[in-house]
Context: one part of a larger RNA
RNA sequence: UUGGGCGUAAAGCGCGCGUAGGCGGCUGCCUAAGCGGAACCUCUAACCCCGGGGCUCAACCUCGGGCCGGGUUCCGAACUGGGCGGCUCGAGUGCGGUAGGGGAAGGCGGAAUUCCCGGUGUAGCGGUGGAAUGCGCAGAUAUCGGGAAGAACACCGAUGGCGAAGGCAGCCUUCUGGGCCGACACUGACGCUGAGGCGCGAAAGCUGGGGGAGCGAACAGGAUUAGAUACCCUGGUAGUCCCAGCCGUAAACGAUGGACGCUAGGUGUGGGGGGAUCGUCCCUCCGCGCCGCAGCCAACGCAUUAAGUAUCGCACCUGGGGAGUACGAUCGCAAGGUUGAAACUC
Repeated sequence: UUGGGCGUAAAGCGCGCGUAGGCGGCUGCCUAAGCGGAACCUCUAACCCCGGGGCUCAACCUCGGGCCGGGUUCCGAACUGGGCGGCUCGAGUGCGGUAGGGGAAGGCGGAAUUCCCGGUGUAGCGGUGGAAUGCGCAGAUAUCGGGAAGAACACCGAUGGCGAAGGCAGCCUUCUGGGCCGACACUGACGCUGAGGCGCGAAAGCUGGGGGAGCGAACAGGAUUAGAUACCCUGGUAGUCCCAGCCGUAAACGAUGGACGCUAGGUGUGGGGGGAUCGUCCCUCCGCGCCGCAGCCAACGCAUUAAGUAUCGCACCUGGGGAGUACGAUCGCAAGGUUGAAACUC
């Protein structure tokens, strides 16, 4: 480059915002760059094709014509582009509602756990498959009262809700993002995607400072075992928590990138609006699930939340191992991340 692909075979960036670029609704007029066409002129010869001629033929040589394509001029105006104008269905704004663990900060609460003090009380407690280490007569466990601390929020709770993703759950207040619905009004294509870029990004980990109840890598001990650097038990440091700053990864999964249109139904559920012969039912919009037709698929399965059918722009794949390694570059305090080969081998 030409094709084919990307749920599970290799392949969708973890997610968003957005630059360049690519692509872009309905309609009127103009333009003529793209696009299409025609004719004149023109574009060294040879080569090529057609016709004629010359070497006895041919190759070869030669004459005439032609094709293809380029340039200038001209014609056309459906589509693309450009200019000017109009439109409202895409997009957005205003107005009125509405559900929600969406985000940030501050405050408050009860249960439980551990520890401390005191009371009652006495010989065990704890733990296991069974034990032992451990704790306990310096009074434990149990139980009652008081106090302290940190962390997490039972029931509600869902197959449920919100968020772009990561994720988000006791209650209250303040600040704040987004969604959805309703009837109108407004702007008038303002849109989609998005290489680079920028931001967000679980857990673990890192730096400084705080905090430390429970849990608990490492570690120690007790068991088990042939051994047991494990599984089980008793302890237990980082860590888990908070503030500030890094890290930038994941089975970051729906293993399914985004936007828009179209293509049978049935059923459950959350939110809004409307209607009714208002314990319930019907219609409609938005969301979350299940089943299922056409269609698709290698099959499994997907099936209006597509993996169907089309369009647009982006990322990515190209046999297994070597290897997400080496080298280089770049980011990072480090750990390491990103980019990312080859020899060799099957």